The RNA shown here (transfer RNA) has 71 nucleotides and comes from an archaeon. Rfam family: tRNA. By type it is a transfer RNA. Rfam describes the family as follows. Transfer RNA (tRNA) molecules are approximately 80 nucleotides in length.
[in-house]
RNA sequence: GCGUCGAUAGUUAAAUGGUAUAAUUCCGCCUUGCCAAGGCGGUGUCGCGGGUUCGAUUCCCGCUCGACGCA
Numbered sequence: 001g002c003g004u005c006g007a008u009a010g011u012u013a014a015a016u017g018g019u020a021u022a023a024u025u026c027c028g029c030c031u032u033g034c035c036a037a038g039g040c041g042g043u044g045u046c047g048c049g050g051g052u053u054c055g056a057u058u059c060c061c062g063c064u065c066g067a068c069g070c071a
Base pairs, nucleotide, nucleotide: 001070002069003068004067005066006065007064010024011023012022013021018054026042027041028040029039030038047063048062049061050060051059
């Protein structure tokens, strides 16, 4: 330099154009003599900039970062 894959909550991952889910963390309540475990509820997320579209996490282009391959 070229190519492929990836970037979503504090963390790990889903979601092939129509209100972004789950686990875990955190907070509250229940349960217990206390803790842990368990149950219920709640908070919080689409890397950046453009384009297409009535509507974009999703499709297209560029950029940044990471992984792998080729030279």
The prediction has a mean pLDDT of 82.